[in-house]
Bacterial RNase P class A from an Actinomycetota bacterium, 365 nucleotides, folded computationally.
Its mean pLDDT, the model's own confidence on a scale to 100, is 76.
Of the family's consensus pairs, 92% are formed in the model.
The RNAcentral record of the sequence draws on ENA.
The organism belongs to Actinomycetota, within Bacteria.

RNA sequence: UGAGCCGACCGGGUGAUCGCGGCGUGGUCUCCACGCUGAGGAAGGUCGGGGCUCCGAAGGACAGGAUGCUGGCUAGCAGCCAGUCGGGGUAACCCGCAGGAAAGUGCCACAGAGAACAGACCGCCGAUGGCUCGAAAUCCUUCGGGACGACGAGCACAGGUGAGGGUGAAACGGUGCGGUAAGAGCGCACCAGCGACCGGGGUGACCCGGCCGGCUCGGCAAACCCCAUCCGGAGCAAGGCCGAACAGGGAGAGGGUGGUCCGCCCGUGGAUCCUCCCGGGUUGGCCGCAUAGAUGGAUGGUCACCCAUCCGGACCCCCGAAAGGGGCCGGUGGACAGAACCCCGCCUACAGGUCGGCUCACCGU
Numbered sequence: 001u002g003a004g005c006c007g008a009c010c011g012g013g014u015g016a017u018c019g020c021g022g023c024g025u026g027g028u029c030u031c032c033a034c035g036c037u038g039a040g041g042a043a044g045g046u047c048g049g050g051g052c053u054c055c056g057a058a059g060g061a062c063a064g065g066a067u068g069c070u071g072g073c074u075a076g077c078a079g080c081c082a083g084u085c086g087g088g089g090u091a092a093c094c095c096g097c098a099g100g101a102a103a104g105u106g107c108c109a110c111a112g113a114g115a116a117c118a119g120a121c122c123g124c125c126g127a128u129g130g131c132u133c134g135a136a137a138u139c140c141u142u143c144g145g146g147a148c149g150a151c152g153a154g155c156a157c158a159g160g161u162g163a164g165g166g167u168g169a170a171a172c173g174g175u176g177c178g179g180u181a182a183g184a185g186c187g188c189a190c191c192a193g194c195g196a197c198c199g200g201g202g203u204g205a206c207c208c209g210g211c212c213g214g215c216u217c218g219g220c221a222a223a224c225c226c227c228a229u230c231c232g233g234a235g236c237a238a239g240g241c242c243g244a245a246c247a248g249g250g251a252g253a254g255g256g257u258g259g260u261c262c263g264c265c266c267g268u269g270g271a272u273c274c275u276c277c278c279g280g281g282u283u284g285g286c287c288g289c290a291u292a293g294a295u296g297g298a299u300g301g302u303c304a305c306c307c308a309u310c311c312g313g314a315c316c317c318c319c320g321a322a323a324g325g326g327g328c329c330g331g332u333g334g335a336c337a338g339a340a341c342c343c344c345g346c347c348u349a350c351a352g353g354u355c356g357g358c359u360c361a362c363c364g365u
Stems, first nucleotide, its partner, number of pairs: 001361010012306007020038008040336001044347002047345005052235004064231005069083005084098001085096004099226002104224002106220003121165002123161003128158002130155005138147003173191006192216002194213002197210005239287004249278002258273007307334001310331004316327004
């Protein structure tokens, strides 16, 4: 100098002016004046947890759900810190939906002969059996031949073979030697993996070393499932209090006998209406509710100067050999976004900029 990694932070400033919400004080009180105060790092998504409230208790069981390497922190979490293992990067560092597939069940598209105690399409072999041809030896003979056929060659019918080809994301360890009819962990050596055992280190996940066993065992659990831990449900439209009009309820009480109807001669009895009362619910109000606050929702607009950024520039000034850079002048111009019960986290969005630490490459001393 260039390229990159990690962490923390800012995310326009000052003034003038016009407005808005809340609270307080005052007034000439439907309003006005003055004073104080009024968004974020995410207020967003509503994903996890807690407070608070109601449901009977929130204790057990079933169902269902969540989490899933280890240790610690935390009120708690799917959070944070440190580590282990796996993957990526030259590195700084980053990422991980990281228990169990040797408990059980299930699935593995297409292609392919075969996809999980595997499988013969091509190829190889054809030891063994079969068929064809030849045929030594032996036996019989009427001397023409016949019987039995070791052995050899051929066919590729049965059969063997997972070494080679081909298909596939994946074909049941790799290399070599032996072995075989051809082959194959079939045997052996080394390598890789898995498992048992032993020793050492670590709280632990796990790591290092040794030794043994041909054990070679595919993948998927974000398929069911198993194992371990955790979870009662609903949410401020929770919930509490006060409570109209009107309608409805009351086998609650009293009064007038006022109206209507029924029984009966008057009068009286019954039913109903009216009036008053009682309790529940609705509109509404208050609380819950906060050093912003709520009510369908205030926290903003304009102008001037300055600042970051970007674009352009004749003269002038500074540095430079030049290219160019700086001053200066003109223009541009600040993202994502907007509390609504509160808190702790996570995730997502974000123009531009600042600071600190680290890595790699090149150059100079």